[in-house]
RNA sequence: UUCGCUGCUGCGGGAGAGGGUUACGGACUGCAGGCUGGUCCGGAAACGCCGAAGGCGCAACACGCUCGGAAACGCUCAGGCAAAAGGACCGUGGCAGCAGU
Numbered sequence: 001u002u003c004g005c006u007g008c009u010g011c012g013g014g015a016g017a018g019g020g021u022u023a024c025g026g027a028c029u030g031c032a033g034g035c036u037g038g039u040c041c042g043g044a045a046a047c048g049c050c051g052a053a054g055g056c057g058c059a060a061c062a063c064g065c066u067c068g069g070a071a072a073c074g075c076u077c078a079g080g081c082a083a084a085a086g087g088a089c090c091g092u093g094g095c096a097g098c099a100g101u
Stems, first nucleotide, its partner, number of pairs: 002100001004098010018047001021045002024042006030035001048081003054077001055075003061068001
């Protein structure tokens, strides 16, 4: 000094799927009325569903032969199913390391 790779980080973008059901608890509220009333919140249960945190699985190939081995593929353990948050990944700036000239 240049491009590349890796990690961290600022900014921008970034999908899918019940704002479902049931009972319970709490707060508030309506009615003349103690009513199978309404609204909101909370965790729970059983079911339905999604794949793009993380995790798990594997083809070629490799091997010391059950053992290694990728993904945006598959699974759905975890996570998620209004918005917000999160979010693989993409673009861009910064820092550090490695490698090259």